Transfer RNA from Candidatus Yanofskybacteria bacterium RIFCSPLOWO2_02_FULL_43_10b, 72 nucleotides, folded computationally. The RNAcentral record of the sequence draws on ENA. It matches the Rfam family "tRNA". It is annotated as a transfer RNA. From the family's description: Transfer RNA (tRNA) molecules are approximately 80 nucleotides in length. Taxonomically the source falls in Candidatus Yanofskyibacteriota (Bacteria, Bacteria candidate phyla). Its mean pLDDT, the model's own confidence on a scale to 100, is 83.
[in-house]
RNA sequence: GCCGGCGUAGUUCAACGGUUAGAACAGGUCACUCAUAACGAUCAAACGAAAGUUCGACUCUUUCCGCCGGCA
Numbered sequence: 001g002c003c004g005g006c007g008u009a010g011u012u013c014a015a016c017g018g019u020u021a022g023a024a025c026a027g028g029u030c031a032c033u034c035a036u037a038a039c040g041a042u043c044a045a046a047c048g049a050a051a052g053u054u055c056g057a058c059u060c061u062u063u064c065c066g067c068c069g070g071c072a
Base pairs, nucleotide, nucleotide: 001071002070003069004068005067006066007065010025011024012023013022018055027043028042029041030040048064049063050062051061052060
């Protein structure tokens, strides 16, 4: 340099173009306990950036950024 894949919560992953973007773990609070842990209840937390298509985009298209792999 060329090609391909991937980017969503602190982490690991979901989400036919259409409801308020969900789950587990982690975190906060409460409850339980003599106390801690576990279990239970509850809360907060995210679509890499910018354009385009569309009535409507996490999802499709383009460019850029980052990561991974292959070829040279």